[in-house]
Context: one part of a larger RNA
Molecule: small-subunit ribosomal RNA, 3' major domain
Organism: uncultured bacterium
RNA sequence: UGAUGGGGGUCCGCACAAGCAGCGGAGCAUGUGGUUUAAUUCGAAGCAAAGCGAAGAACCUUACCUCGACUUGACAUCUCCUGCAUUACCCUUAAUCGGGGAAGUUCAUUAAGGGACAGGAAGACAGGUGCAGCAUGGUUGUCGUCAGCUCUCGUGGCGAGAUGUGGGGAUAAAUCCCGCCACGACCGCAACCCUUAUUGUUAGUCGCUACCCUUUAGUUGAGCACUCCAGCGAGACCGCCCGGGUUAACCGGGAGGAAGGUGGGGAUGACGUCAAAUCAUCAUCCCCCUUAUGUCUAGGGCUACACACGUGCUACAAUGGCAAGUACAAAGAGACGCAAGACCGCGAGGUGGAGCCAAACUCAAAAAAUUGUCUCAGUUCAGAUUGUAGGUCUGAAACUCCGCCCACAGAAGCUGGAGUUGUUAGUAAUCGCGAAUCAGCAUGUGGCGGUGAAUACGUUCCCGGGCCUCGCACA
Numbered sequence: 001u002g003a004u005g006g007g008g009g010u011c012c013g014c015a016c017a018a019g020c021a022g023c024g025g026a027g028c029a030u031g032u033g034g035u036u037u038a039a040u041u042c043g044a045a046g047c048a049a050a051g052c053g054a055a056g057a058a059c060c061u062u063a064c065c066u067c068g069a070c071u072u073g074a075c076a077u078c079u080c081c082u083g084c085a086u087u088a089c090c091c092u093u094a095a096u097c098g099g100g101g102a103a104g105u106u107c108a109u110u111a112a113g114g115g116a117c118a119g120g121a122a123g124a125c126a127g128g129u130g131c132a133g134c135a136u137g138g139u140u141g142u143c144g145u146c147a148g149c150u151c152u153c154g155u156g157g158c159g160a161g162a163u164g165u166g167g168g169g170a171u172a173a174a175u176c177c178c179g180c181c182a183c184g185a186c187c188g189c190a191a192c193c194c195u196u197a198u199u200g201u202u203a204g205u206c207g208c209u210a211c212c213c214u215u216u217a218g219u220u221g222a223g224c225a226c227u228c229c230a231g232c233g234a235g236a237c238c239g240c241c242c243g244g245g246u247u248a249a250c251c252g253g254g255a256g257g258a259a260g261g262u263g264g265g266g267a268u269g270a271c272g273u274c275a276a277a278u279c280a281u282c283a284u285c286c287c288c289c290u291u292a293u294g295u296c297u298a299g300g301g302c303u304a305c306a307c308a309c310g311u312g313c314u315a316c317a318a319u320g321g322c323a324a325g326u327a328c329a330a331a332g333a334g335a336c337g338c339a340a341g342a343c344c345g346c347g348a349g350g351u352g353g354a355g356c357c358a359a360a361c362u363c364a365a366a367a368a369a370u371u372g373u374c375u376c377a378g379u380u381c382a383g384a385u386u387g388u389a390g391g392u393c394u395g396a397a398a399c400u401c402c403g404c405c406c407a408c409a410g411a412a413g414c415u416g417g418a419g420u421u422g423u424u425a426g427u428a429a430u431c432g433c434g435a436a437u438c439a440g441c442a443u444g445u446g447g448c449g450g451u452g453a454a455u456a457c458g459u460u461c462c463c464g465g466g467c468c469u470c471g472c473a474c475a
Base pairs, nucleotide, nucleotide: 001475002474004471005470007469008468009467010466011465012464013463015459016458019423020422021421022420023419026314027313028312029311030310031309032308033307034305035304042053043052064300065299066298068296069295070294073125077124078123079121080120081119082118083117086103087102089100090099091098106115107114127289128288130287136283137282138278139277140276141274143272148187150185151184154163155162167178168177169176170175193266194265195264196263198234199233200232201231202230204228207224208223209222212221237260240254241253242252243251244250316416320374321373322372323371324370332363333362334361337356338355342351343350344349381413385409387408388407390405391404392403429451430450431449432448433447435445
């Protein structure tokens, strides 16, 4: 100087407390461990691994296993030779491979020669998701959006180093004020950026409709007031008033205001820590394989199942189940696409195809809410059994192994031990909607809106962190 203390002081955070909803018990989904297996590819491991890489394993993917094949190779450059390219077909095979035979003869150019592509030969080489993240770059997590980290010059100290950055007050903040051998400065904080809340103005179609005309319908004319859209502006600054405070920083209250003290949310992550993660995104040194640890193909596996753990979904019901009628969203996506009306089907879906490259058309029905019924029961609860019988979609292909529909049967489950998680407002809880990936497949992920709470006395305690100070087993 740090680190550390079941030392002290002080401050903060859904850290506790006060509430609300959960998890831990059940069934299922999913990931992991373990076991099994020819293979169940690999990585991730307290917080910070475990619905994680994977925004989607039937084939492909795919790295694994088994069988069968290839050896200048699936891919790149160079040399030489031949030829356009290429396209059907037959035999064989699980398929690739292998065998046979047919048609056909490129581009510019005067030619020579050249370009592109294909085949062949030889070797230089290719190739490797092989090894090591403790050889690395790059990227990322974490402490933590915590308020810290550091430097020039000066000063005092033999020096390590100190000061600045410790003091008083205030702040979300090393944010600011006062003081002080310190004076300044960098990276961080804040602001500048995006979005949301109010409004002016400009613009008015594909949007909108107050007045006029018209219609089943903003449908057509007409209009751009209103809504909305999207450019440019305004607006919030403790600016004004009162009180407190050291005449300060700032704090409390009030007015005005759509908004009030960082208005709400996002992006943004200092010096560093964990030899943290990643050689399987990519790049890369060394080592290793080179008729195989490379490449191709078929089938299988990654989907196994005495069990253990994590994360979720659905429930155990009346704040509910079922039935009926009927309103109100936002944000998105659409051409190898979204698909209306109509018809068929109980339904999944099918036939068919208007319109739409979309403020135009479509997906699209929002759901909770309302009314009626059921009357406390393993039930008109719950829905496992990917049960039994049947059907349907995608796709060469649904057996291993997909999703969906109908009928029938209908398991556990009556609110969950110790313990533990999230959350302070348009939040929790609850309700649906759409998107990426994607042929098909969502209880996952990341978005969108609807309804919409309770509680916070307080900082003694638990956890994590900041500053000062005391001690010293440690460096």